[in-house]
Context: one part of a larger RNA
RNA sequence: CUGGGCGUAAAGGGCGCGUAGGCGGAUGAUCAAGUCAGAGGUGAAAGGCCCGGGCUCAACCUGGGACGUGCCUUUGAAACUGAUUGUCUUGAGUGCGGGAGAGGGUGACGGAAUUCCCAGUGUAGAGGUGAAAUUCGUAGAUAUUGGGAAGAACACCGGUGGCGAAGGCGGUCACCUGGCCCGCAACUGACGCUGAGGCGCGAAAGCGUGGGGAGCAAACAGGAUUAGAUACCCUGGUAGUCCACGCCGUAAACGAUGUGCGCUAGCCGUUGGGGCUCGUAGAGUCUCGGUGGCGCAGUUAACGCGUUAAGCGCACCGCCUGGGGAGUACGGCCGCAAGGUUAAAACUC
Numbered sequence: 001c002u003g004g005g006c007g008u009a010a011a012g013g014g015c016g017c018g019u020a021g022g023c024g025g026a027u028g029a030u031c032a033a034g035u036c037a038g039a040g041g042u043g044a045a046a047g048g049c050c051c052g053g054g055c056u057c058a059a060c061c062u063g064g065g066a067c068g069u070g071c072c073u074u075u076g077a078a079a080c081u082g083a084u085u086g087u088c089u090u091g092a093g094u095g096c097g098g099g100a101g102a103g104g105g106u107g108a109c110g111g112a113a114u115u116c117c118c119a120g121u122g123u124a125g126a127g128g129u130g131a132a133a134u135u136c137g138u139a140g141a142u143a144u145u146g147g148g149a150a151g152a153a154c155a156c157c158g159g160u161g162g163c164g165a166a167g168g169c170g171g172u173c174a175c176c177u178g179g180c181c182c183g184c185a186a187c188u189g190a191c192g193c194u195g196a197g198g199c200g201c202g203a204a205a206g207c208g209u210g211g212g213g214a215g216c217a218a219a220c221a222g223g224a225u226u227a228g229a230u231a232c233c234c235u236g237g238u239a240g241u242c243c244a245c246g247c248c249g250u251a252a253a254c255g256a257u258g259u260g261c262g263c264u265a266g267c268c269g270u271u272g273g274g275g276c277u278c279g280u281a282g283a284g285u286c287u288c289g290g291u292g293g294c295g296c297a298g299u300u301a302a303c304g305c306g307u308u309a310a311g312c313g314c315a316c317c318g319c320c321u322g323g324g325g326a327g328u329a330c331g332g333c334c335g336c337a338a339g340g341u342u343a344a345a346a347c348u349c
Base pairs, nucleotide, nucleotide: 003321004320005319006318007303008302012317014201015200016199017198021194022193023192025088026087027086028085029084030083031082033081034080035077036076037075038074039073040072041071042070049065050064051063052062053061054060091191092188093187094186095184096183097182098181099180103177104176105175106174107173108172109171110154114150115149116148117147118146119145120144121143125136126135162169163168206247207246208245209244210243211242215241216240220236221235222234223233258316259315260314261313262312263311266294267293268292269291270290271289272288273287274286275285276284277283278282298305299304322349323348324347331342332341333340334339
C1' cells in the first nucleotide's frame, strides 16, 4: 500500500462530549484548483523492447524506431468534485401547546424487620445440623408483653413495565436540575454525520483522611466432615459493606452485535402520546415514539438474525491477521499503593 473480516471461530473502543481530519440536502450564477481535451517543451547516454547491420554463429558490438505510464508551459471545455455568491425547506435546530418516567442532586419524614439496652410474665432449656458439637442459658437464656437506642435496606404495588449515553436507578414528600415523546407548522436556513488526539462520566473490589457500625461478612478462631479438609456445613468474628471529601479506572463494563442516515412482507402482545368513527363508561380503527414474541424475502459455516437486522446501501471511527510465550518483559505515561495503559522478542508447536 492492498485484500478479507469483527453476535458465538481472532476482532466493536465500557460510555459520552468534542478538536483536527474525512464525508455531506435542493436549485441558480460565477471562477476554473481537482477533472477532461488539443498543442508545445522536457523526460541524458547506456540498459530493456521492436526492426536492421558487423565479428563464420552466439555471447558481444553497432544503426534506427518505439517507449519513457511523469513533470512544466499554453489554449480550451464546465457535466461532476471544489471555491465564491444568491435562493429554498425536506436534514438539523428553535418556538408554542401538551405528556410519561426507580433520570441526576440536596434536605426532611415514615413503617415493617434485625440487633442491643431497661422493665414485666415465666422456667429449663435454647440454638444449630444430614447427624452433631463448638456457642448461649439457673448471675434466669429461648419464648412473650411494654418502653428505649442504633444502623442499614425499602415487602406488597412490580410487570420480557419505565428512565438513563453507558455504569446504573425502586418507601414518601419538598426544592434544584438533565434528557425524551406527541401535537401545531410560527421562526432560523444545511447550522449536518462521524470523530485520530483531547476532556469528562464510569459497577464491584481496593486505597487516603475523618466519621459511622444494626445486619451481613473476606481474613482469622473454634466445632464438625474427611485418609487429609488450609474447603463445602455450623458457632463466632475483623477489615469492608454505610456517610463526606479525594484517588483508582477495571469487568462475562454483554445484545459478547460502534455511531448516524436511507431503503426492504406481515401478524400478535405491551408501554407513552395524538387523530378519526361509534359514542355513557368504553369499544373499534389509523398514526408517531419505545419495548417484547413469531415470521416472508434476503442473509449466515451453522446456530440463528429478520423495519430494535446479523437483509440492501452510504459516511466516519475502533479493532483482527495461527496456538503458546503474553496482555507478559523492557521503556514511556498515569497512580499514595494495589496496579492500570501502551506493548514486543527469543524460543516452541

Predicted 3D model of a 349-nucleotide part of an RNA (small-subunit ribosomal RNA, central domain) from Algihabitans sp. The coordinates come from a structure-prediction model, not an experiment, and the mean pLDDT is 90.